Model confidence (mean pLDDT): 80 of 100. Purine riboswitch aptamer from Bdellovibrio sp. NC01, 96 nucleotides, folded computationally. Taxonomically the source falls in Bdellovibrio (Bacteria, Bdellovibrionota, Bdellovibrionia, Pseudobdellovibrionaceae). It matches the Rfam family "Purine riboswitch aptamer". Rfam describes the family as follows. Riboswitches are metabolite binding domains within certain messenger RNAs that serve as precision sensors for their corresponding targets. Clan: Purine riboswitches. RNAcentral holds the sequence, with entries from Rfam.
[in-house]
RNA sequence: UUUGUUUCUGUAAUGGUCCCUGAUAUAUGUUCAAAGUACGGUUGAACGUCUCUACCAGCUGCCAAAUAGUUGACUAUUAGUUAAGCCAUUACAGUU
Numbered sequence: 001u002u003u004g005u006u007u008c009u010g011u012a013a014u015g016g017u018c019c020c021u022g023a024u025a026u027a028u029g030u031u032c033a034a035a036g037u038a039c040g041g042u043u044g045a046a047c048g049u050c051u052c053u054a055c056c057a058g059c060u061g062c063c064a065a066a067u068a069g070u071u072g073a074c075u076a077u078u079a080g081u082u083a084a085g086c087c088a089u090u091a092c093a094g095u096u
Base pairs, nucleotide, nucleotide: 008094009093010092011091012090013089014088015087016086017085020080021079022078023077024076025075026054029047030046031045032044033043034042040063041062048055056072057071058070059069060068061067
């Protein structure tokens, strides 16, 4: 000096992840039974989904046998978008 292998750093590109926003499912719903009684208004099961999970909570109203309204998501799949970070690959430059 060259070649090969290898370590690290930086830059750039691509992809992924995270975030966010939608769509579909499901209406955070319905049915039956039991329970409680205004200091109460709950619990169990079933149905509901090309579907796992969840199927409640606050507030307001109303009510002696029965709850209504409102606000709020989560989960599954899929689509779009994304500054920074992280991961992977490639290229270039330097370096052990």